Predicted 3D model of a 74-nucleotide RNA (transfer RNA) from Asanoa ishikariensis. Its mean pLDDT, the model's own confidence on a scale to 100, is 81. The source organism's lineage runs through Bacteria, Actinomycetes, Micromonosporales, Micromonosporaceae and Asanoa. Its Rfam family is "tRNA". The sequence is in RNAcentral, with records from ENA.
RNA sequence: GCCCUCGUAGCUCAUCUGGAGAGAGCGCCGGUCUACGAAGCCGGAGGCGGCAGGUUCGAGUCCUGCCGAGGGCA
Numbered sequence: 001g002c003c004c005u006c007g008u009a010g011c012u013c014a015u016c017u018g019g020a021g022a023g024a025g026c027g028c029c030g031g032u033c034u035a036c037g038a039a040g041c042c043g044g045a046g047g048c049g050g051c052a053g054g055u056u057c058g059a060g061u062c063c064u065g066c067c068g069a070g071g072g073c074a
Base pairs, nucleotide, nucleotide: 001073002072003071004070005069006068007067010026011025012024013023019057028044029043030042031041032040050066051065052064053063054062
């Protein structure tokens, strides 16, 4: 320098060919239980999806540029 993959809640990951209230586990907060905790059970908060544009009636999901991470070739 060129090519490929990835970038979604604090963390690890889903979201199947664009349609639509963005989810799960762990963690966190509250309750229950307990002598107090832990575990279990019940409930809750938390992301507008790396950044900026574009296409579309509609984009996390397609296209472009940039940034970052990983890998391959020279």